[in-house]
Context: one part of a larger RNA
Formats: sequence, structure tokens, C1' cells
RNA sequence: UCCGGCGAGUUAUAGUAACCGGCAGCUUAAGGUAUGAAGUACCGGAGGCAGAGCGAAAGCGAGUGUUAAGAGCGCGAUAGUCGGUUGCCAUAGACCCGAAACCAGGUGACCUAGCCAUGUCCAGGAUGAAGUGGAGGUAAAGCUCCAUGGAGGUCCGAACCCACGUUCGUUGCAAUGACCGGGGAUGAGGUGUGGCUAGCGGUGAAAUUCCAAACGAACCUGGAGAUAGCUGGUUCUCCCCGAAAUAGCUUUAGGGCUAGCGUCAGUAAUGAGUUUAACGGAGGUAAAGCACUGAAUGGGCUAGGGGGCGAUAAGCUUACUGAACCCUAUCAAACUCAGAAUGCCGUAUAAAUGCUUGCUGGCAGUCAGACUACGAGUAAUAAAAUCCGUGGUCAAAAGGGAAACAGCCCAGACCUACAGCUAAGGUCCCAAAUAUACGCUAAGUGGAAAACGAUGUGAGAUUGCAGAAACAACCAGGAUGUUGGCUUAGAGGCAGCCACUCGUUUAAAGAGUGCGUAAUAGCUCACUGGUCGAGUGAUCUUGCGCGGAAAAUUUAACGGGGCUAAGCGUAUAACCGAAGCUUAGGAUUUCGCGAAAGCGGAGUGGUAGGGGAGCGUCGUGUAUAGGGCGAAGUCAUACCGGAAGGAAUGGUGGACAGUACACGAGUGAGAAUGCCGGA
Repeated sequence: UCCGGCGAGUUAUAGUAACCGGCAGCUUAAGGUAUGAAGUACCGGAGGCAGAGCGAAAGCGAGUGUUAAGAGCGCGAUAGUCGGUUGCCAUAGACCCGAAACCAGGUGACCUAGCCAUGUCCAGGAUGAAGUGGAGGUAAAGCUCCAUGGAGGUCCGAACCCACGUUCGUUGCAAUGACCGGGGAUGAGGUGUGGCUAGCGGUGAAAUUCCAAACGAACCUGGAGAUAGCUGGUUCUCCCCGAAAUAGCUUUAGGGCUAGCGUCAGUAAUGAGUUUAACGGAGGUAAAGCACUGAAUGGGCUAGGGGGCGAUAAGCUUACUGAACCCUAUCAAACUCAGAAUGCCGUAUAAAUGCUUGCUGGCAGUCAGACUACGAGUAAUAAAAUCCGUGGUCAAAAGGGAAACAGCCCAGACCUACAGCUAAGGUCCCAAAUAUACGCUAAGUGGAAAACGAUGUGAGAUUGCAGAAACAACCAGGAUGUUGGCUUAGAGGCAGCCACUCGUUUAAAGAGUGCGUAAUAGCUCACUGGUCGAGUGAUCUUGCGCGGAAAAUUUAACGGGGCUAAGCGUAUAACCGAAGCUUAGGAUUUCGCGAAAGCGGAGUGGUAGGGGAGCGUCGUGUAUAGGGCGAAGUCAUACCGGAAGGAAUGGUGGACAGUACACGAGUGAGAAUGCCGGA
């Protein structure tokens, strides 16, 4: 990993609802009788429910309470009950498996920790304490030397004990080992045997260490099926409908309860509901505005303040400041004089739809939502971010398109068809289907991107100059008072400053546009003449392009080939294209009609979930077919049925076993890191 078997909503007692059945008031319980076991029959009425309610009560009573009330209002004035089946609920382990833990009673110190008792072990070598003897020395000692001696948690180092390092080993030789080195090795030493200490405990040269390969509280058995708002799993089929991821409350936030949304049953209407139109309403959003509240620009005018004069005053004055007021231009979620569109509410209106609606009751699930478009908040007008509102899709939706791609675009799959038409999107090839007309683009733009930049190019405007010759190019001129004045070392058109930027000669020529010099000089421009001969400048709007443009495995920003259209825009006519629509046949739900057969209308995607109808397994009862002329089981097969499933024939097998109806369940496996067995 696979195969086979086993494997999860059960049972009891109450309650509640629906359905079925008995009775009309229903019903017995314990217990008893029957030769009496029973899923039997009959007794047994004790009790239960119903039969009258209302009120706090006294109490009254088809009424009663409130109240002063004959008013009004509230609650009443409806057939039940017993049994069965099913749904759900309560109490029980209550669908199944799963803790870590808690408690009780026991078992453990043959491992290990400490202790007690009693034994035992430590090759060899080294060092040489005290003490003692002798000698020297001393007044006597201390003292010195030589011997002797044999101390020490002394030294080196085997046994023994330990475990500091690398390496190997890591499904090992080994659930802690091996090799090589290492430490202690007369001691707080090692070790044998016997004993003691026990889990709310012991032991601990102390590490929460050890207490039998496991210890922040051992192990075994029991309470025990502890509890698990958590995770996983929960077994046949088809048909109808079909959610939610919200609100409120919650020691609540991944759990609940009630409501909302689903389903089923009943019930109700000359009646709801929904949509559109019409009419009638409320409103303060968008945009806008500045009348209020605030913010805020420039100006005018002015009180006041500051400064000056004055004597400290009156007063006068002011290139200062400046509220209010006026004019001007603005801003606001918590501003509004005004004010939409939508949306919302209503209607004895009109039309459409056709039960979509309300109520009562049974059963739920849902309380993690996601993206997208639009309107807001938070954030950075960041996020596949977060939080609301409105719609859509996904969730629970397959199909076509977007290369691939839950949430985008089209479109909602009952089944069959080698029939047709379309949607989005497409029509050169991959790959079904195309042509034409007029423009644009030259960038492979198309086939990623901004501010900004640019004689790219198309279209449309406005405007200047121009056969009295423009624009460009070439030839020539571009002078003079004057080196303007000032400044300056110098300042001569050209460092800087000043100006009322002048005057003259001119076809024209600035007290000078730029380069240049120390300053001059020099070059050049404006401006003018000539040559030439037809357009030439500026600005604005707009289409398509250009630059701006750097990323990590491989081209890699058309899906690829490739394309100058097979790109972009406009227009026309075709075609392709889906599970959409149509056509043909069939199945089924529901409504209508119908006596029925049937016909007609509308439907038949679906998770959680509700409802309905069936298949199959095992057993029981009744009835009835079958079997050694071969039962069940098993193998094979192109058969039948809408599915679960069901036959038939043949082989195998060798003794049981179907069918119909009813009843009862240990009744259906692919998943639970499921359990057991096998390969």
C1' cells in the first nucleotide's frame, strides 16, 4: 500500500406533534382468576385526562376581573381519551472512537538514591612528616648534621571504579555500545551479602536527580463508557423543495439561546403579496451655497491699541496695527438660506402576475463567509487589507468565453439525438468560422506604466508675413556725436550703476543679441539693400505613435506559430460558437380539465437541511411453489429494470432453500494516523 472480515442515532421511561386504529366521555395501574408459562382471555375504576371559567384572594360563575358603571377593555364561553407507528425533546454513557488529568485500594528499593549490619578488594614504583638514636654545638637549651622511622582525602601507574574529547555507530553488536586517548586508584575509595526508607511519599555532596529501559509526582486494578462547547469518522437508491455565514443577549466571541432565512402539514379570504403606472406624503443626502456655526484671500472704511508732538493734560497727528461693517474671491462628516435623482411610506385608482402572502403547528440547518461593481469610514483616496451599505456571482453552479484561472463576461445541466438558431467571444495556422469599403499607425505600437520631454505623423481651427517678392540660403552694409555719464588701475555697445535710452547721416544700423579682450581690437546679431522666386512662421484643439522603461533557473509583458495586418477606428454583409433557445422522442413533479384512459399549462442545477417513494440483508408468522433428474454458495455471460437492484443459461458445488403478504431488527462501509487477519 492493497484485499477480506468487524466497525457508529440504540434501548427504557416520561413529554410533545403528526398519522393510523378503538370508544364518545376515554382508560385501567398494582394485583388477581382461569390446573395457567405466555406476545392469552377475563376481572380489578385506586388513580389519571377530559368535563368551566375568571380573579392576587374572598368569591362569583357562562361568565368573570377591572371600575362608580347596564360603558369600554383583558381572559373565557370549541371533544375528548386510550393504544400503536414515526419525528423531536428530557433523564439515563444516549451516534462511535479519542485525552491530559482526579480519587480509592493495592504492588514495587533484585534498577537506582541514602542509610544500617557484616564481609571482602586495592600489582609495582616514588616521595620521605612527626617521633627516635647518634654526632656536633650550648652554662643548659634552642639549633645543625647523619642515621633510623614510615605519615599523607601525597606522587607515578595496573587490577578496580569513573566517563573529559574526537571518530565510528544512528532499521546499531548495544533502547547509550566500540576503538583510541582521558580522570581517580589508602580513600568523602571500590565491591559482595543481608536489611531499612513508598507515591498527598521516599531519597537526594541538589541535577527536579533517582524510586525496575518512563517520574514537576511510579506502577497495577477499580470509580469508569470520568469529562471533551474540541478533532476525526458515521455504511443502499431515486424524487420534490432548498438555506445561512445577520441582529439582540451571553465569563460571550471557532459555543449557545431567541429572532431572521429553509422545509413539511393544516388553515384563510370579493382577500393578501409582488411589479409597473397614476396620485398623495415624509425627508435634508449628491450637487450647490455662505443666510447661521466655524475656517479663510485681497481691498475699503472705522472704533480701539501702539508711536510722535504736547505739560503728567485737553487735544492734534501717524508709510504702524486693527475688531465690527462694506466690497471681492473661497472651504466644511459633526455648517445649511435653499435643494435633487433614486430609495421609502400610503391609496375604496388602473394594469400585470397568479398563491408568490398571512396565521397555527412539527422538523431543521445557519451565527469563520469570499470576490466583484457602486456609495462611505479606517489605512497612505496602500493592500488578494479592514469595517459598513446596495446589487451580482461563488459558497451550494456544471456548460461556453477570459491560454491555464471559486467570486469577471455569457448562460442556469431531467434523459437521448452524427438536427437547427443564437449569447459572450471569435472567423491566417495550431483551432470551428470572413469578406468588403474608407481612414489611422511604422512603433512589432498592437502584445504592461507616470510626471515630464520632443520639427514623429494624420485631422480641425485662429493668427502673422508674402509677386509692392516673404521664409531659408548666399553677396554687401551694420555708420556717426561717442570711449554716453558715473564708477574704476582700466570699464571703449557687451563687470557694475544711471537715464527723460538722446541726437546725426541714412536703404539700414540698439548708447547694443551673443562670443571675445587686461582694456581696446576681432567675430556676430537685430536692422537694410541685392541675388533667388512661392509659400513661410506662431499658437490652440484633437487621433495614432516616440522617449522616459533596470532583476534575478529559460525566450517568458500576443497562449504559440507567425502577422504591416492576421494591428487600431468607422461602417456593411456573412459565418462559427454553450448542457442557452428550437426541433424529434422519452421520463418525472405539480396544477387544470376529465368517470377513467389521457390531454394541456408550468416545472425538474444544488451543499447544510426538511419532506416523499423505494431496493436489498438477517429472522418470525401465514399461504404456496422447489431440491441428489442437484438447494445455498461460487465462476462466466453481449439479458431485464428509472436507481438501489433482478433474472436466465452453463460450469463448479453437494444439501438445503425460494416466492407473496405482514411483522421484527446486532439491516447496507471507502475513508475514523479505525480494529483483526492475509498478501